[in-house]
RNA sequence: GGAGAAUUAGCUCAGCUGGUUAGAGCGCACGCCUCACACGCGUGAGGUCGGCGGUUCGAGCCCGCCAUUCUCCA
Numbered sequence: 001g002g003a004g005a006a007u008u009a010g011c012u013c014a015g016c017u018g019g020u021u022a023g024a025g026c027g028c029a030c031g032c033c034u035c036a037c038a039c040g041c042g043u044g045a046g047g048u049c050g051g052c053g054g055u056u057c058g059a060g061c062c063c064g065c066c067a068u069u070c071u072c073c074a
Stems, first nucleotide, its partner, number of pairs: 001073007010026004019057001028044005050066005
């Protein structure tokens, strides 16, 4: 230099053929339980879906550019 993949909650990841409210597990906070802690059970908070544009009535999902990470080729 060329090609490909990934980027969604603090972490690891789902998200179907573009559709009305964006989810799970772990973690965190609170409550229940316990003499107390842990375990267990319940509730809750936490997201400009990497950035900027475009397409569309509508974008996490499609298109372009940029950024970061990984892999392959040279």

Description:
The prediction has a mean pLDDT of 81. A computed fold for a 74-nucleotide RNA from an Oscillospiraceae bacterium, annotated as transfer RNA. It was read from a public genome assembly. NCBI's taxonomy places the organism under Bacteria, Bacillati, Bacillota, Clostridia, Oscillospiraceae. Its Rfam family is "tRNA".